A computed fold for a 75-nucleotide RNA from a Myxococcota bacterium, annotated as transfer RNA. The source organism's lineage runs through Bacteria, Pseudomonadati and Myxococcota. Its Rfam family is "tRNA". Rfam links the family to the GO term triplet codon-amino acid adaptor activity. By type it is a transfer RNA.
RNA sequence: GACCCCAUCGUCUAGCCAGGUCAAGGACACGGGCCUUUCACGCCCGUGACACGGGUUCGAAUCCCGUUGGGGUCG
Numbered sequence: 001g002a003c004c005c006c007a008u009c010g011u012c013u014a015g016c017c018a019g020g021u022c023a024a025g026g027a028c029a030c031g032g033g034c035c036u037u038u039c040a041c042g043c044c045c046g047u048g049a050c051a052c053g054g055g056u057u058c059g060a061a062u063c064c065c066g067u068u069g070g071g072g073u074c075g
Stems, first nucleotide, its partner, number of pairs: 001074007010028004020058001030046005051067005
């Protein structure tokens, strides 16, 4: 330098291919409540995320372009 892959709650992950049913689901963690003499366990509730910029569209996490970061192959 060329090409390919990846980026979603604090962590891990589903959804992306094939746009709408999504105020983005689940697990763990965290906060509160119930239970318990107390703790733990169990149950209930809550908190919290689409890397960034632009485009297409009535509508974008999803499609297109660029940027950034990470990984890989080739030279």
Record summary: RNAcentral records the identical sequence in 2 taxa. Its mean pLDDT, the model's own confidence on a scale to 100, is 80.